[in-house]
RNA sequence: GCCGUCCUAGCUCAGUUGGUAGAGCGCAAGGCUCUUAACCUUGUGGUCCAGGGUUCGAGCCCCUGGGGUGGCG
Numbered sequence: 001g002c003c004g005u006c007c008u009a010g011c012u013c014a015g016u017u018g019g020u021a022g023a024g025c026g027c028a029a030g031g032c033u034c035u036u037a038a039c040c041u042u043g044u045g046g047u048c049c050a051g052g053g054u055u056c057g058a059g060c061c062c063c064u065g066g067g068g069u070g071g072c073g
Base pairs, nucleotide, nucleotide: 001072002071003070004069005068006067007066010025011024012023013022019056026044027043028042029041030040031039049065050064051063052062053061
């Protein structure tokens, strides 16, 4: 330099055909317990990497840039 792939919650990741974003872990409160842990319930959470385009509507499609990762040279 070229090609592929990934970027979504504090962390690990889902998100199908474009229709207003979720799980587990974590954290907080409560329950249970003599207490803690474990367990149960509820809650807490997001500029979906940045900018632009298409669309009535974009995490998803298109373009440019940035970062990570793998391959080729």